Predicted 3D model of an 87-nucleotide RNA (c-di-GMP-I-GGC riboswitch aptamer) from a Syntrophomonadaceae bacterium. The model forms 94% of the base pairs in the Rfam consensus. Its mean pLDDT, the model's own confidence on a scale to 100, is 82. Rfam family: c-di-GMP-I-GGC riboswitch aptamer. Rfam links the family to the GO term cyclic-di-GMP binding.

RNA sequence: CUACGAAAGGGCAAACCUGGCGAAAGUCAGGGACGCAAAGCCAAAGGGCCUUCUCCCUCUGCGGGGAUGGCAGCCUGGCCGCCGAAA
Numbered sequence: 001c002u003a004c005g006a007a008a009g010g011g012c013a014a015a016c017c018u019g020g021c022g023a024a025a026g027u028c029a030g031g032g033a034c035g036c037a038a039a040g041c042c043a044a045a046g047g048g049c050c051u052u053c054u055c056c057c058u059c060u061g062c063g064g065g066g067a068u069g070g071c072a073g074c075c076u077g078g079c080c081g082c083c084g085a086a087a
Stems, first nucleotide, its partner, number of pairs: 004084002011036002016031006034073001040079003044076001046075002048071003052067005
């Protein structure tokens, strides 16, 4: 250095509750911890999921398309990064 994830210190914080914002998905703050070695950052001209609006038909379906916003704690990717047992 690459890789890996024992220990210690420290970090983040799911569900749920309260309050704010939003039409919604969802998000922000506080409480709270299921988990996380990138659960740090990037909606990402890769995929996926969700919201709302809309169109199509081989016709009403667990269908297909477009637009819209959201999820990075779904997978993948880019950038950056703490510690140092074993192998």